RNA sequence: AACAGAGUAAGCGAAUGUGCGUUAAGUGCCAGAUGGACGGGGAGUUGCCAUCCGGACGAAAAGUUUUUACUUGCGGUACAUUGGCUGCAUCCCGCUGUU
Numbered sequence: 001a002a003c004a005g006a007g008u009a010a011g012c013g014a015a016u017g018u019g020c021g022u023u024a025a026g027u028g029c030c031a032g033a034u035g036g037a038c039g040g041g042g043a044g045u046u047g048c049c050a051u052c053c054g055g056a057c058g059a060a061a062a063g064u065u066u067u068u069a070c071u072u073g074c075g076g077u078a079c080a081u082u083g084g085c086u087g088c089a090u091c092c093c094g095c096u097g098u099u
Base pairs, nucleotide, nucleotide: 001099002098003097004096005095010086011085012084014082015081016080017079018078019077020075021074022073029055030054032052033051034050035049036048040093041092042091043090061072062071063070064069
């Protein structure tokens, strides 16, 4: 110097467990504000995430008990664990192997 390669945060869906809601919060959609993260180092988006606020839409209850709980459901529900899949937007440098 050339060629090849490794690794993250995070995201997605599954199982299990514990909750929350079923008096409708949450999830998902749209708009705004603020902040954060983005392979080992640096930079970093029109991409990603979180919080706040506003808007539109919108639901599955049943049984037992005898009275506020229990059970079975339901919700594009929350968190944790396990294992799976995807995975540096991009740029520069670095790391490993071969020549």
Predicted 3D model of a 99-nucleotide RNA (THF (Tetrahydrofolate) riboswitch aptamer) from Pseudoselenomonas ruminis. The coordinates come from a structure-prediction model, not an experiment, and the mean pLDDT is 76. Its Rfam family is "THF (Tetrahydrofolate) riboswitch aptamer". Rfam describes the family as follows. Tetrahydrofolate (THF) riboswitch was first reported for Ames et al. as an RNA motif in 5' untranslated (5'-UTR)regions of folate transport and biosynthesis genes in Firmicutes genomes. Its family is annotated with tetrahydrofolate metabolic process in the Gene Ontology.